[in-house]
This is a predicted structure of a 92-nucleotide RNA (Glycine riboswitch aptamer) from Erythrobacter litoralis HTCC2594. The RNAcentral record of the sequence draws on Rfam and Ribocentre. RNAcentral records the identical sequence in 2 taxa. The model forms 90% of the base pairs in the Rfam consensus.

């Protein structure tokens, strides 16, 4: 010096489901908050599992599975992608 890995920071794309419905405070209102009802979504976290790999035991995954948590007008928020940039790791 380039490649590869995983890290971190900026930018930028990023989707699904109630603007439900009582009651209660707030707000000029529009909205927000609570608390209770059903109904829902899954891509923050979290959790489960494989005929696959390892393999005595057993242990390993996820865009799958569940839905605890978190979400269901817009926002925030967001898995995952691309662009840049900053150190670590590996070998060349």
């Nucleotide at each position: 010096g380039a490649c590869g890995g995983a890290c971190c920071a900026g930018c930028g794309g990023g989707a699904g489901a109630g603007u439900u419905c009582g009651c209660g405070c707030u707000u000029c209102g529009c909205g927000g908050c609570g608390c209770g009802a059903c109904g829902c979504c899954g891509a923050a976290g979290g959790a489960g599992c494989a005929a696959c790999c390892g393999c005595c035991c057993c242990g390993g995954a996820a865009u799958c599975u569940c839905u605890c948590a978190g979400g269901c007008c817009c926002a925030c928020g967001g898995a995952c992608c691309g662009c840049u940039g900053g150190a670590c790791c590996g070998g060349c």